[in-house]
Molecule: transfer RNA
Organism: Patescibacteria group bacterium
RNA sequence: AGCGGGAUGGAGGAGUAGUACCUCGUCAGGCUCAUAACCUGAAGGCGUUUGUGCAAUUCAAACUCCCGCUA
Numbered sequence: 001a002g003c004g005g006g007a008u009g010g011a012g013g014a015g016u017a018g019u020a021c022c023u024c025g026u027c028a029g030g031c032u033c034a035u036a037a038c039c040u041g042a043a044g045g046c047g048u049u050u051g052u053g054c055a056a057u058u059c060a061a062a063c064u065c066c067c068g069c070u071a
Base pairs, nucleotide, nucleotide: 001070002069003068004067005066006065007064010024011023012022013021018054026042027041028040029039030038047063048062049061050060051059
C1' cells in the first nucleotide's frame, strides 16, 4: 500500500428491512432460622456520521477501532 472479516446491555453470542432475543452477571422481591440453590420482576444495548426507503441492527457511502492475508 492492496484485500478480506468484525464492532449488538457488564461478559459471551444470535438476529440480513417492520417486534432487538438467549445464557451468565447486577438490582429488587419471594422462599429459608440464615446463606446458597430455586421462583418472580426490573434496569441496562445496535462503533460514529450521512444517504435510500413509509420503515434500517439489517441496504449504500465515508470515517474510527480490532483481527487476518498479500506485497